[in-house]
Context: one part of a larger RNA
RNA sequence: UGACGGGGGCCCGCACAAGCGGAGGAGCAUGUGGCUUAAUUCGAUGCAACGCGAAGAACCUUACCUGGGUUUGACAUCCGAGGGGCUUGCCCCUAAUACGUGAAAGCGUACUAACGAGACAGGUGCUGCAUGGCUGUCGUCAGUUCGUGCCGUGAGGUGUUGGGUUAAGUCCCGCAACGAACGCAACCCUUGUGUUUAGUUGCCACCCCCGAGUAAUCGGGGCGCACUCUAGACAGACUGCCCGUACAAGCGGGAGGAAGGUGGGGAUGACGUCAAGUCCGUAUGGCCCUUACAUCCAGGGCUGCACACGUGCUACAAUGGCCGGUACAGAGGGCCGCAAUACCGCGAGGUGGAGCAAAUCCCUAAAAGCCGGCCCCAGUUCGGAUUGGAGUCUGCAACUCGACUCCAUGAAGUCGGAUUCGCUAGUAACGGCGUAUCAGCUACGACGCCGUGAAUACGUUCCCGGGCCUUGUACA
Numbered sequence: 001u002g003a004c005g006g007g008g009g010c011c012c013g014c015a016c017a018a019g020c021g022g023a024g025g026a027g028c029a030u031g032u033g034g035c036u037u038a039a040u041u042c043g044a045u046g047c048a049a050c051g052c053g054a055a056g057a058a059c060c061u062u063a064c065c066u067g068g069g070u071u072u073g074a075c076a077u078c079c080g081a082g083g084g085g086c087u088u089g090c091c092c093c094u095a096a097u098a099c100g101u102g103a104a105a106g107c108g109u110a111c112u113a114a115c116g117a118g119a120c121a122g123g124u125g126c127u128g129c130a131u132g133g134c135u136g137u138c139g140u141c142a143g144u145u146c147g148u149g150c151c152g153u154g155a156g157g158u159g160u161u162g163g164g165u166u167a168a169g170u171c172c173c174g175c176a177a178c179g180a181a182c183g184c185a186a187c188c189c190u191u192g193u194g195u196u197u198a199g200u201u202g203c204c205a206c207c208c209c210c211g212a213g214u215a216a217u218c219g220g221g222g223c224g225c226a227c228u229c230u231a232g233a234c235a236g237a238c239u240g241c242c243c244g245u246a247c248a249a250g251c252g253g254g255a256g257g258a259a260g261g262u263g264g265g266g267a268u269g270a271c272g273u274c275a276a277g278u279c280c281g282u283a284u285g286g287c288c289c290u291u292a293c294a295u296c297c298a299g300g301g302c303u304g305c306a307c308a309c310g311u312g313c314u315a316c317a318a319u320g321g322c323c324g325g326u327a328c329a330g331a332g333g334g335c336c337g338c339a340a341u342a343c344c345g346c347g348a349g350g351u352g353g354a355g356c357a358a359a360u361c362c363c364u365a366a367a368a369g370c371c372g373g374c375c376c377c378a379g380u381u382c383g384g385a386u387u388g389g390a391g392u393c394u395g396c397a398a399c400u401c402g403a404c405u406c407c408a409u410g411a412a413g414u415c416g417g418a419u420u421c422g423c424u425a426g427u428a429a430c431g432g433c434g435u436a437u438c439a440g441c442u443a444c445g446a447c448g449c450c451g452u453g454a455a456u457a458c459g460u461u462c463c464c465g466g467g468c469c470u471u472g473u474a475c476a
Base pairs, nucleotide, nucleotide: 001476002475003473004472005471007470008469009468010467011466012465013464015460016459019423020422021421022420023419026314027313028312029311030310031309032308033307034305035304042053043052064300065299066298067297068296069295070294073120077119078118079116080115081094082093083092084091085090097110098109099108100107101106122289123288125287126286127285131283133278134277135276136274138272143182144181145180146179147178148177149158150157151156162173163172164171188266189265190264191263193235194234195233196232197231198230199229202225203224207222208221209220210219211218212217238260241254242253243252244251245250316416320375321374322373323372324371325370326369332363333362334361337356338355342351343350344349382413387408388407389406390405391404392403393402429452430451431450432449433448434447435446
């Protein structure tokens, strides 16, 4: 100087407490361990591995296994040979077809002028403890340092400590320090208010026309750009104003305001720590393989199942289930595409194809909600696993091993031990919708979007993590 302490002081955080909803019990989905296997490819392993790499394992992917093939090779550059063009040293081509064999890859033969040798290719082989790059974590925590000066023999100290204050090493005051850098904050995006510009594909208040209707009114078209909206510019918030308090910084209250003291959310992650993760994204040193650890193909496996754990979904019901009617979104996607009206089918879906490269057309039905009816507390009109049958779709191909539909079947489960997780507001909880990947799909995952919409916080004694000061130490 650090690190540590079941030392002390101060402070913070969904850390506890106060609340709400979960997990741990059940069934299923998914990942992992283990076991099994010819193979069940590899990696990730406290927090910070375990719905993780994988934003799509039937073949492919695929790296694994079994079997069958190839050897200048599936891929790159160079050389020679053959043929052609010709500007005379450059360019182009070296394949196609047929037959046999085979599961295919390939191999053999024929035709043809038409191939060969080597440098090398190749390796998802090893080492993340040789590396780059990228990432996680402490932590969006408030810290980490430097120059000069001063102090100390020196390691070092001071500054950065102290008194206040803040979300903040934020700011103020003081001080042998004075300044500065990386962080904090602001600048960026989005959302909340207003003004203005623009008016189609968006909008429809006034007015006009047409149609329906006795009428109220409704539907269509036009005028129009008022409104909504879209997307550019600008304004707006600064403790600016008032009161109290304070030396100041600031703090408490108030006014005006759409918004008030960082308005909400996001992006942004200092010096460093963990020889943290990744050589299987790519790059890359070294080592290793080179008729094989390369490469091609078929089939299998990654989906195996006495078991254990993590993460989820669905439930156990009446704030519910079922049936009928009816209302209101946002954000996305669409040409190898999205597909309407119509018709067929109980349905998945099929036929067909209007319109749309989309503020125009389509996906698109939002669902919970609201109105009415049935159920009457039961293993049930709860729950849907499992299994049988019949189908649909994608795709060479659904046996291993796809999703979905219909009929039948109708298991466990009556709220879950010890313990444990998330969340402080448009949040939790509940409800649906979209997208990427993608032929299809194991999505109940991930990432977004909107709808409905709470409860609680006395407080900081305690648990966990962190910051500053101080103290002890046989630790570095």

Small-subunit ribosomal RNA, 3' major domain from a metagenome, 476 nucleotides, folded computationally. It matches the Rfam family "Bacterial small subunit ribosomal RNA". Its family is annotated with structural constituent of ribosome and ribosome in the Gene Ontology. The coordinates come from a structure-prediction model, not an experiment, and the mean pLDDT is 81. RNAcentral holds the full RNA, with entries from SILVA.